[in-house]
């Protein structure tokens, strides 16, 4: 310089156009002398950025950043 991948919740991942999710963690609380464990409930996201398609985008299109990786 050209190409692939990848980027959602604090952390690891799911979500193949139609109300954004699970496990952990975190907070509450049942339970127990009492902590753990178990077991209920809650808070927690401008989906990397900006645009463009579409009635409707986290999902398609395009161009930036970032992380890694191939080839000159």
């Nucleotide at each position: 310089g050209g190409c692939c991948u990848u980027g959602u919740a604090g952390c690891u991942c799911a979500g193949a156009g139609g109300c954004a999710g699970a496990g952990c963690a975190u907070u509450g609380g049942u339970c127990u002398c009492u902590u753990a464990a178990a077991c209920c409930a809650a808070g927690g996201g401008u989906c990397g950025u900006g645009a463009g398609u579409u009635c409707a985008a986290a999902c398609c299109u395009c161009a930036c950043c970032a992380a890694g990786g191939c080839c000159u």
The RNA shown here (transfer RNA) has 72 nucleotides and comes from Erpetoichthys calabaricus. Lineage of the source: Eukaryota > Vertebrata > Euteleostomi > Polypteriformes > Erpetoichthys. RNAcentral holds the sequence, with entries from Rfam. Its Rfam family is "tRNA". Its family is annotated with triplet codon-amino acid adaptor activity in the Gene Ontology.